This is a predicted structure of a 75-nucleotide RNA (transfer RNA) from Abditibacterium sp. It matches the Rfam family "tRNA". About the family: Transfer RNA (tRNA) molecules are approximately 80 nucleotides in length. The sequence was found in a public genome assembly. The organism belongs to Abditibacterium, within Bacteria. Its mean pLDDT, the model's own confidence on a scale to 100, is 83.
RNA sequence: AGGAGAGUAGCAUAACGGUAGUGCAUCGGUCUCCAAAACCGACGGUUGCAGGUUCGAAUCCUGUCUCUCCUGCCA
Numbered sequence: 001a002g003g004a005g006a007g008u009a010g011c012a013u014a015a016c017g018g019u020a021g022u023g024c025a026u027c028g029g030u031c032u033c034c035a036a037a038a039c040c041g042a043c044g045g046u047u048g049c050a051g052g053u054u055c056g057a058a059u060c061c062u063g064u065c066u067c068u069c070c071u072g073c074c075a
Base pairs, nucleotide, nucleotide: 001071002070003069004068005067006066007065010024011023012022013021018055026042027041028040029039030038048064049063050062051061052060
């Protein structure tokens, strides 16, 4: 330098262009002498960033940032 893949809540992981969900964690409650476990509930997301297309974008298009892998150049 070229090519490929990945980026979604604190962590992990889903979502055919049509309400952004699930598990763990956290918080509250039930239970318990207390706690753990179990059960119930709640909180938590500018979907890496900036544009574009569309009635509608995590998803499609363009640019860009970070990380991983492959190939190459110089020494």